This is a predicted structure of a 350-nucleotide part of an RNA (small-subunit ribosomal RNA, central domain) from an uncultured prokaryote.
[in-house]
Context: one part of a larger RNA
């Protein structure tokens, strides 16, 4: 590199936005680059094929033909790509009206609960464990009452429930914003898909600097257990977890399943809009568009199982995969404060 492939056997970048590129809807007209037919030139000999001959055969040699799938030059074809030019609405998009939502920032409040503190009752134990002991208390703990401080988190409602591109997101009020969806019309007229390279988001942990620190709690420190316990069990407890700025850029970043539209039997539930049918009303019953869960037919799959949100059946871009180890490492480059990250090999062995 062809080919065949990526749920789970190697294999879908964590996510998104997007320049080039590559692909690109209906119609008419033109024009001929690509494209398809003629013909002319070329396409050396030799050598391959084929037919024929000479060396007693062959191997070799001789002749004649064929073939050379391409180049160029010309003369046409106009369906399919291209290019111009016009038009279209169905793909995308804009207005207009609605509801829905832990979607995102910021300010603000607010009970409930650990801890502390400070006061009243009140006394000898609390507290933990399989079971002990560390440890707390007569300098008055533990319980219980009042009142303060201060942090982080947000019970019930709560749902294979919402929302969001992944990461996520959950008290409650206001500010400021972002996206999907649903109904009927209008307009714009292919403005679209994808996207390597760039670029931005990205969870816990980490790292700066400056605050905060109530619970928890890496390291530690004691006690237990044990043959021994650098553990699992207690009892302290520092970083840390919280804020605000910056950094880092990783996860089993998963649905282990790229993105976009199209087509191909159903049942059944939820959730958001809307229409129909009917009520005094909520309800139910019938259907549309979006999402989201089971179940299941063809069909695919080595099997498991997927199955209108496909891993059915096609198209178009992108990413990756090529036997196990060495190894996601060594080297060299970027990027970082550093931790490390990102690219990304061999020898050698089996």
């Nucleotide at each position: 590199u062809u080919g065949g492939g990526c749920g789970u056997a190697a294999a879908g970048c964590g996510a998104g936005u997007g320049c080039a590129g590559g692909c690109g809807g209906u119609a008419u007209u033109g024009u001929a680059a690509g494209u398809c037919a003629g013909a002319u030139g070329u396409g050396a000999a030799a050598g391959c094929c084929c037919a024929g001959g000479g060396c007693u055969c062959a191997a070799c040699c001789c002749u004649g033909g064929a073939a050379g799938u391409g180049c160029a030059u010309u003369u046409g074809a106009a369906a399919c790509u291209g290019c111009a030019a016009u038009a279209c609405u169905u793909g995308a998009g804009u207005a207009u009206g609605g509801g829905a939502g832990a979607g995102g920032a910021a300010a603000g409040u607010g009970g409930a609960a650990u801890u502390c503190c400070u006061g009243g009752u009140g006394u000898a134990g609390a507290g933990g464990u399989g079971a002990c002991g560390u440890u707390c208390g007569u300098a008055g703990a533990u319980a219980u009452c009042a009142g303060g401080a201060g942090g982080a988190a947000c019970a019930c409602c709560a749902g294979u429930g919402u929302c969001g591109a992944a990461g996520g997101c959950g008290a409650c009020u206001u500010u400021c914003u972002g996206g999907a969806c649903c109904a009927a019309u209008a307009c714009u007229g292919a403005c679209g898909c994808u996207c390597a390279g760039a670029c931005u988001c990205g969870a816990a942990g980490g790292c700066g600097u400056g605050g905060g620190g109530a619970g928890c709690g890496a390291a530690c420190a004691g006690g237990a257990u044990u043959a021994g316990a650098u553990a699992c069990c207690c009892u302290g407890g520092u970083a840390g977890u919280c804020c605000a700025c910056g950094c880092a850029g990783u996860a089993a970043a998963c649905g282990u399943u790229g993105a976009c539209a199209a087509c191909u039997a159903g049942g059944u539930g939820u959730c958001g809009c809307g229409g129909g049918u009917a009520u005094u009303g909520a309800c139910c019953c019938c259907u549309g568009c979006g999402g989201u869960g089971c179940c299941g037919g063809a069909g695919c799959u080595c099997a498991c199982g997927c199955a209108a949100g496909a891993a059915g059946c096609a198209c178009c871009c992108c990413g990756c995969c090529u036997g196990g180890g060495a190894a996601g490492u060594a080297c060299g480059g970027u990027c970082g404060c550093a931790a490390g990250a990102c690219u990304a090999a061999a020898a050698c062995u089996c």